[in-house]
RNA sequence: ACGAAUGAUGGGGAGAGCCCCAAUUCAUUUGGGCACCGAAGGGGCAAACCUCGGGCUAUCCGGGGUGAAACUCUCAGGUAAAUGGACCCAUCUUUCGA
Numbered sequence: 001a002c003g004a005a006u007g008a009u010g011g012g013g014a015g016a017g018c019c020c021c022a023a024u025u026c027a028u029u030u031g032g033g034c035a036c037c038g039a040a041g042g043g044g045c046a047a048a049c050c051u052c053g054g055g056c057u058a059u060c061c062g063g064g065g066u067g068a069a070a071c072u073c074u075c076a077g078g079u080a081a082a083u084g085g086a087c088c089c090a091u092c093u094u095u096c097g098a
Stems, first nucleotide, its partner, number of pairs: 002097004007092006017034001019033005035079003041075001042073003048066007
């Protein structure tokens, strides 16, 4: 040089009600209601591996553990614009590998 990871900056970036009621300190406000979305965050699981027991060789049966996602749940968040937004690209910092 290159690769990977964290962070920063810039650019791109989907989906779904500008819903209804009440209050009022008038705020991206509070409470209630029904309907929706999945790409902040968070939860769940497959194969595989490990282990325990049963069996007696059938890569068997059962329990437990580790175990991914853009899958799934919809807790949280979101449903005009703005903000946010997984992820992608560029530049830079730091660290690791080399």